[in-house]
């Protein structure tokens, strides 16, 4: 850094997906050790144990007991003034948990506090004097189940109080001085004066008097004011801090201000009065959500998500309220009360809060030990020893996650065996193992064994300070002593031994790795694409292989990748996206000069901007992870200084923007009121008759009651023909006879004026085609509904005949269109050509008008550069820039639901989710295709023969039967097709009867003999079994070979499936003219060019032109064959002349002239002549010539299309079968027959039949044959064999014809099917099942309905001939010749094909795509009579606990007072506020519903055809 995924392909343009990182994770498999780390994200859910907050006897006054000693006991010592409890101090407000709630000065940052406070601690200075009254602890007395209370009585204090002193603090808005300081005496600081008030506590070591209580001194610690510091904390401000505008107005203590109260302090933080103000689209209010930062993770970065572990802050502590205490709490392990909930109870009461630390329940995919220690670090208390510490230090689990390190190194080729694959040669696991030589990390054993511990203490030295002192007390130093949870652990060393240590995902592309079995759209995979329907690298094993390793995957989540929200860094003619148009407020931007200012900018420099983390260097642990140190860094905010160049501001000036002003012409610009013909229609009159109209053809319609035509006259209404033009006005929407009145804009010309006055433009406003809505008119054509005729299969459409809203008019509504140039206004700049409208100047004419240049101002087409995915835009930008406002962010689902706003409706305007798909879509390319368009060709139609379809017969096919009717072929391109021969055989098929190594062939062993032949038995053969005859060559033998048969081995055999696994070989467009490639050019590319065009061809054949030039396979030609000849050669073949000979005959002799026969040549080639073309290709006509425009035929068939057709010709991969799906035999079957096609055949008749008699071919075939002559049979044929291995003989008669007789228009002398009857051949055998032949029989059938086929010259048509298969069987088929036509105007049209082109939403390519309805199934949404939870407002109710206020008649120890009594103070009791709770009524959301409504999806469902081609009526809004 990209990949993959729309299409046949391509470029774009989207959107999905996938590789990275990463984590407080869960599941799956698998699991050696250590080290650091981390560990309830869910249910702020309830908790059972036990612990986590206590200390001080050096404030204080009480004060045991066990055990121990003594005693005879009693009792005292001692334990010990010690444990325990209270009184009091001091802390519990910290550590430490969670994140409910909280969108907030709650965190962040940067200021302020002249508007505060601050216990302990440090410092400084001043003091710590005199009094007094309770009171718990105990004691006793009662009450209660308990928890606790009540009441009498004694008592201390650093407890609590009364006096005294103290003023620099407070106040007195005091008086002076002085200083800061602000826009202002607003405001403060310092020093001095003057008056008012208000404090305190000891205790501890030591020393001295003194009996003693106590006093003194000195020292220590408290404790009291004060001033300052340190640390905390509190309140204000500035910017910063999520999402919804389908949440647009909120607000009464609100907003300000007075007086007052309240705080530590400032305030609406509270009261009471006056004022009406206070926020808001720069988003108030309201809804959701959600604890903020430092930071984490991710990215290149800007950004984005995030807010565990650590640290700052803040909020909470069961829920809600609330105060107390106190330096600080409205207080996690205090307190009241109030609810829910759980315990205990004696029913009367009462306790209680794990979101501390283990841990249990639940809940969840899921998070840990009811551990050791306080040794270390930090906290509270203490003078201190020290006690407190689930803070912390460790340890436990748990691969949760980082880091390390191990599961062993070396050598080992016979490439062992196994395992897999295999062309079976061999490869590969694989130097892997094994075996041989070491090594010793972890683990396991034995044995040593820390660091972390110095502090404080205590003892003792030595120095110093206090002192009266050497005492004690404090400082400093220095010896010693003393403390370890971790842990016998970290590390060391020592034995032994490769010994205990590898798994997991993935191998189709993307993505590194590939083969084999099994499985056959099944099982299954899948993160996209997508795999699987018998040869799966994709599913499941198995072997190999890749990747990463105490780990590996997967599943979720977050960032990238995503330029896919685009500041950095998209876009908006067609791809999602310009708002119908215009005024125009806020905003936002803004000509040119000059000065000022310094607010944005920019420089400098100073605070900050914790720590930790990041990052850089170092350093400690064996190394990393981790930790330590120092430094950069932190893009921010302040705050000071400096610069002014450029934006802002502020003054001044300019005219080039932009506005007045003159003059002037152009125009369907807009209103209004008037005219006008022309035309349809209706009404009337005339004139006149049978139809009119209408349509693809009818039809309904109108019309004898006079239509339609035609004339006059008349009424009414709604457009304005020609002028008319890609002209012209308007912002759009839109605007058309004439004519007159209002009117509003643009433009030139002219330069007098103003001086930035401009530009855009949310919200607001206005106008906006057409339908369409309510009012009243009006209503001629024309027409949605509606009806009627047709069309059709239907035709609620299209065509036709009729018709009502409506269309016109008023003054309202309505607000949408494909309201488009699918292009927002504005300004600037950038080459050009041409038309056109309309001003203006110039030039030329006398002058108008015209020409031509030229300067505005509009409206078209062309096109340079640039741009665009392309298409395509281009001074009228979609270019090259500026400014502003709109709008997009995948496709369905939807412009659809709630909402809300407008509207009379109908609706519009704002507008989503859910689910669902991998796509949706733009250009542009190749093709195919079109009931698109050009052009050209074919027997393709038209012109003509002649047929098929009707009949009857032969065949072939379905069908149907059948034991079997073997398989195959199915539009052309299956169907007299394979099969150019089914009675057995063929034969594949049934039926039976046999065989298993096997009917054939090959090796190899062993064994038998020849083998062949000939017989008989049994049998339907096969077969079996017996008899009869019988070897061979080599070699002296042995034996070896040949040939045979039988066993056994190895291989067999299969017309079993699969033409959709395959070659080969074949049809078929099609003998159509195309199909391609190199190189070059164009094009981002598919891809074009070339191959297209213009002309010609049978032809991509030719020729000219051209960004192409060449070339390849097709085309043609070369090759047979026919037609003309020369030449060569003559036997079988000919016979012109000679000659013999015969009834006759080339039969002889002879000859090769002819004719043939075959070989070799020639010949034609648009070569000649004229015309026509571009003078070219070529066409036309002619002459010659046997033949003339490829001369007839033939072979030959490009690149590919049909998964066409053949596995039953052959050969083949995989499957199947192996005593059968192989193979042998006999019968049968392929030949059935109600029936349907197909292909022929013979006829239906006088161009014919029958009989007679007569002539002419070509090509083929014949020794397992063809067979003459001659005899015989009516005849198939028999008998015969001459001759022929063929230009010899022979099949072989050609036949239609020609000549003649008869039939005379009929089912016939047509026509022959059918059946008896007789009989010839072939063959082992003609029942089923052969062919002929005779004689008798004598069907249908009179020329054929929709429809169809062949044929363009030696062709149709009609005549016969021969030949392959073959014993034998041909109407079939393949060849031969004989007679021999009719017709083509011409290319509209049917059917096929070529070529350009042109639509396309087709690409499996029109047998295509594809729409909605209905109909089952399933899904999420929506409405719904309601119903149920939550939140939440608002009004009224209640009012517990407090605190304040007010009373306080009861009650009371300190002070006053002698006493009465007073001060002060509590109870109790009223107020005001107020939670919980209650009403009563609304919003918001959420679940839920009978039923109902659309939508999405779902291989094969019905109905039609809407769109894509002119999609068959053009599409769409």
């Nucleotide at each position: 850094a990209g990949a993959g995924u729309u299409u046949g392909a391509u470029c774009c343009u989207g959107g999905c997906u996938c590789a990275g990182a990463g984590c407080g994770a869960a599941c799956g498999c698998u699991g050696g050790c250590g080290g650091c780390g981390u560990g309830c994200c869910u249910a702020a859910c309830a908790c059972a144990u036990g612990c986590a907050a206590g200390u001080c006897g050096a404030a204080c006054g009480u004060g045991a007991a066990a055990g121990g000693g003594a005693g005879c006991a009693a009792u005292c010592c001692u334990g010990a003034g010690u444990a325990a409890a209270g009184u009091g101090g001091c802390g519990u407000a910290c550590g430490g948990g969670u994140g409910a709630g909280u969108a907030a000065c709650g965190c962040g940052u940067a200021g302020g506090u002249a508007a505060u406070c601050u216990a302990c601690c440090c410092u400084a200075g001043a003091g710590u004097c005199u009094g007094g009254a309770a009171u718990a602890a105990c004691c006793u007395g009662c009450c209660g189940a308990a928890a606790g209370g009540c009441g009498g009585g004694c008592u201390a204090a650093u407890a609590c109080u009364g006096g005294a002193u103290a003023g620099a603090g407070c106040g007195a808005u005091g008086g002076a001085a002085u200083c800061c300081g602000u826009a202002a005496u607003u405001g403060g600081g310092u020093u001095u004066u003057u008056c008012g008030g208000g404090a305190a506590a000891g205790g501890g070591a030591g020393g001295a008097a003194g009996u003693a209580a106590u006093u003194c001194c000195c020292u220590u610690u408290g404790c009291u004011c004060u001033g300052g510091g340190a640390u905390g904390a509190g309140c204000c401000u500035g910017c910063g801090u999520c999402u919804c505008a389908u949440u647009a107005g909120c607000u009464a203590g609100u907003u300000g201000g007075u007086g007052g109260g309240g705080u530590a302090a400032u305030g609406g933080c509270c009261u009471a009065c006056c004022a009406a103000g206070g926020c808001u689209u720069u988003g108030a209010u309201g809804g959701g959500u959600a604890g903020c930062u430092g930071g984490u993770c991710u990215g290149a970065g800007a950004g984005g998500a995030u807010g565990a572990u650590c640290a700052g802050c803040c909020a909470c502590a069961c829920u809600g309220g609330a105060a107390c205490u106190g330096a600080a709490a409205c207080a996690c392990g205090g307190u009241c009360c109030a609810g829910a909930c759980u315990c205990c109870u004696a029913c009367g009461g009462g306790a209680g809060g794990c979101a501390g630390c283990a841990g249990u329940g639940g809940g969840g995919a899921a998070u840990c030990u009811u551990g050791c220690g306080c040794a270390a670090u930090g906290g509270a208390c203490g003078a201190a020893a020290g006690u407190c510490u689930g803070a912390c230090g460790c340890a436990g689990c748990c691969a949760c996650g980082c880091c390390g390190c191990g599961u062993g190194a070396g050598u080992g080729a016979a490439g062992a065996a196994g395992g897999c694959c295999u062309u079976c040669g061999g490869g590969u696991u694989g130097u892997a193992a094994a075996g041989c030589u070491c090594u010793g990390u972890c683990g396991a054993g034995c044995g040593g064994g820390a660091c972390g511990a110095a502090a404080a203490a205590u003892a003792g030295g030595a120095a110093g300070g206090u002192g009266a002192a050497u005492a004690g007390c404090c400082u400093u130093u220095u010896u010693a002593u003393c403390u370890g949870a971790c842990g016998g652990u970290a590390c060391c060393g020592c034995u032994a031994a490769a010994g205990g240590a590898a798994g997991c995902a993935c191998c189709g592309g993307c993505u590194a790795a590939c083969u084999c079995c099994g499985u056959g759209c099944c099982a299954g995979c899948a993160g996209c694409c997508g795999c699987g329907g018998u040869a799966a690298u994709a599913c499941g094993g198995a072997g190999g292989g890749u990747g990463c390793a105490a780990g590996c995957g997967u599943u979720g989540c977050u960032c990238g990748g995503a330029a896919u929200u685009a500041u950095u860094g998209g876009g908006c003619g067609u791809a999602a996206a310009g708002g119908g148009u215009a005024g125009g407020u806020a905003g936002g931007u803004g000509g040119u000069c000059u000065c000022a200012u310094u607010u944005g900018u920019c420089u400098g420099g100073g605070g900050u901007g914790a720590a930790a983390g990041c990052c850089u260097u170092g350093a400690g642990c064996u190394u990393a992870a981790c930790u330590c140190a120092a430094g950069a860094a932190g893009u921010g905010c302040c705050c000071c200084a400096g610069a002014a160049a450029c934006g802002g501001u502020g003054a001044g000036a300019c005219u080039a923007g932009a506005g007045u002003c003159u003059u002037g012409g152009a125009g369907a610009g807009g209103g209004u009121c008037g005219u006008g013909g022309a035309a349809u229609u209706c009404c009337c009159g005339g004139u006149g008759u049978a139809g009119c109209g209408g349509u693809g053809a009818a039809a309904u319609g109108c019309g004898u009651a006079g239509a339609g035509a035609u004339c006059g006259g008349g009424a009414g209404g709604a457009a304005c023909a020609c002028c008319a033009g890609a002209g012209g006005c308007g912002a759009a929407a839109g605007c058309g006879g004439c004519g007159a009145c209002c009117u509003g804009g643009a433009c030139a010309a002219g330069u007098a004026c103003u001086g930035a006055c401009a530009c855009u433009c949310a919200a607001c406003u206005a106008c906006g085609a057409a339908a369409g809505c309510g009012u009243g008119g009006g209503g001629a054509g024309c027409a949605a509904a509606c009806a009627g005729g047709a069309u059709u299969a239907g035709a609620u459409a299209c065509c036709c005949c009729g018709g009502u809203a409506g269309u016109c008019c008023u003054a309202g509504c309505c607000u949408u269109a494909a309201a488009c140039g699918a292009u927002g206004a504005a300004u600037g700049c950038u080459u050009g050509g041409u038309g056109u409208c309309u001003g203006g100047g110039g030039u030329u004419u006398u002058a108008u008008a015209g020409u031509c240049c030229c300067c505005g101002g509009g409206u078209g087409c062309c096109g340079u550069c640039g741009c665009u995915a392309a298409c395509g835009c281009u001074u009228u930008a979609a270019g090259c820039a500026u400014u502003c406002c709109g709008c997009c962010u995948g496709g369905g689902g939807a412009g659809u639901a709630c909402g809300g706003u407008c509207g009379c409706a109908a609706g519009a305007c704002u507008g989503a989710a859910a689910c669902u798909c991998a796509a949706a879509g733009g250009a542009a390319u190749u093709g195919a295709c079109g009931g698109g368009g050009a052009c050209c060709c074919g027997c393709a139609c038209a012109a003509g023969c002649g047929g098929u379809g009707g009949a009857g017969c032969a065949u072939g096919u379905g069908g149907u039967u059948u034991a079997a009717u073997u398989c195959g072929a199915c539009g052309c391109a299956a169907c007299g097709c394979g099969a150019a021969g089914a009675a057995c055989c063929u034969u594949a098929c049934c039926u039976g009867g046999g065989c298993u190594c096997g009917a054939a062939g090959c090796g190899c062993a062993g064994u038998g003999g020849a083998c062949c032949g000939g017989g008989g038995u049994a049998g339907a053969a096969a077969u079996a079994u017996c008899c009869c005859u019988u070897u061979c060559u080599c070699g002296c033998a042995a034996g070896a070979g040949a040939c045979u048969g039988c066993u056994g081995c190895g291989g067999a055999g299969g017309u079993g499936c699969u033409g959709c696994a395959u070659g080969g070989c074949u049809g078929u467009c099609g003998u159509c003219a195309g199909c391609u490639c190199g190189u070059g050019u164009c094009g981002u590319g598919a891809g074009a060019u070339g191959u297209u065009g213009g002309g010609u061809u049978a032809a991509g054949u030719c020729c000219c032109g051209c960004a192409a030039c060449g070339a390849g396979c097709g085309c043609a030609a070369c090759c047979c064959u026919u037609a003309u000849u020369c030449c060569u050669a003559g036997u079988u073949g000919c016979c012109a002349g000679c000659g013999a000979g015969u009834c006759a005959a080339g039969u002889c002799g002879g000859g090769c002239a002819c004719u043939c026969u075959a070989g070799u040549g020639a010949a034609a080639c648009c070569g000649c002549c004229c015309c026509g073309g571009a003078u070219a290709a070529c066409g036309g006509g002619g002459a010659g010539g046997a033949a003339g425009g490829u001369g007839g035929g033939g072979a030959u068939g490009a690149c590919g299309u049909c998964a066409a057709g053949u596995c039953c010709u052959c050969a083949u991969g995989g499957c199947c079968u192996u005593u059968a799906u192989g193979u042998c035999c006999a019968g049968g079957g392929c030949u059935a027959c109600a029936c349907a096609c197909g292909u022929g055949c013979u006829a239906c008749a006088a161009u014919g039949g029958u009989c007679g008699g007569u002539a002419c071919a070509a090509a083929c075939c014949g020794u397992c044959g063809c067979a003459a002559a001659c005899c015989u049979g009516c005849g198939a044929g028999g008998g015969g064999g001459a001759g022929c291995u063929a230009a010899u003989c022979g099949g072989a008669a050609a036949a239609a014809g020609c000549c003649g007789a008869c039939c005379u228009c009929a089912g016939u002398u047509c026509g022959g099917a059918u059946u008896g009857g007789a009989g010839u051949c072939u063959g082992c055998a003609a029942c089923u099942c052969g062919a002929c032949u005779c004689c008798a029989u004598g069907a249908a059938g009179c020329u054929g309905g929709a429809a169809u086929c062949g044929c363009u010259a030696g062709u149709a048509a009609u005549c016969g001939c021969a030949g392959a298969u073959c014993a034998g069987c041909a109407c079939g088929c393949u060849g031969c010749g004989g007679u021999g036509a009719a017709u083509a105007c011409g290319u509209u049209c049917c059917c096929g094909g070529g070529c350009c082109u042109u639509g396309u939403g087709c690409a499996c390519a029109c047998c295509g795509c594809c729409c909605g309805u209905c109909a089952c199934a399933u899904c999420a949404c929506g409405a719904a009579a309601g119903u149920g939870a939550g939140c939440u407002g608002u009004a009224c109710u209640a009012g517990a606990a407090g605190u304040c206020g007010g009373u306080g008649a009861g009650c009371u120890a300190a002070c006053c007072g002698c006493a009465a009594g007073g001060a002060a103070g509590c109870a109790g009791c009223c107020g005001c506020c107020c939670a919980a709770g209650g009403u009563a009524c609304g919003g918001c959301c959420c679940a839920u519903g009978a039923u109902u409504g659309g939508g999405g999806u779902g291989a094969a469902g019905u109905c039609g055809u809407a769109a894509c081609a002119a999609g068959g009526u053009a599409a769409c809004c």
About this RNA:
RNAcentral holds the sequence, with entries from Greengenes. This is a predicted structure of a 1517-nucleotide RNA (small-subunit ribosomal RNA) from an uncultured bacterium. Rfam family: Bacterial small subunit ribosomal RNA. Its family is annotated with structural constituent of ribosome and ribosome in the Gene Ontology. The prediction has a mean pLDDT of 84.